[in-house]
RNA sequence: CAUCAUCAUCAAGAGAAGGGCUGGCGCCCUCGCCAACCUGCCGAACCGGGCAAGGUGGUUUCCGCAACAGGGAUGCGGCUGGAAAGAUCCUCCAAAGAGGCUAUCCGGCAAUCAAGCGGUUUCAC
Repeated sequence: CAUCAUCAUCAAGAGAAGGGCUGGCGCCCUCGCCAACCUGCCGAACCGGGCAAGGUGGUUUCCGCAACAGGGAUGCGGCUGGAAAGAUCCUCCAAAGAGGCUAUCCGGCAAUCAAGCGGUUUCAC
């Protein structure tokens, strides 16, 4: 990275915007808006609550069912330097093998003009 599975959500909310591609469905880019899933922030830890700053996503208000079931969509931080396994990754190769990529490990970077709260504990004075 890909696929499968698990978990959470699909109540509400938000553009007849501009541009590009396409036969069409639809997709991409820009700007605006919506939304707390991840990161970050609200002194520290935990619980709750909050903030659209960073990363996604949405902006057709999912399909289906009497209701379940079933199906579908989104999320499980980002960027970056170095190292790097694999029978079950990719490429080259007749093979041996080589290269790449990633899990993983060790470092680094950015994150608001917003919110700046409640409970328990803690730290400092």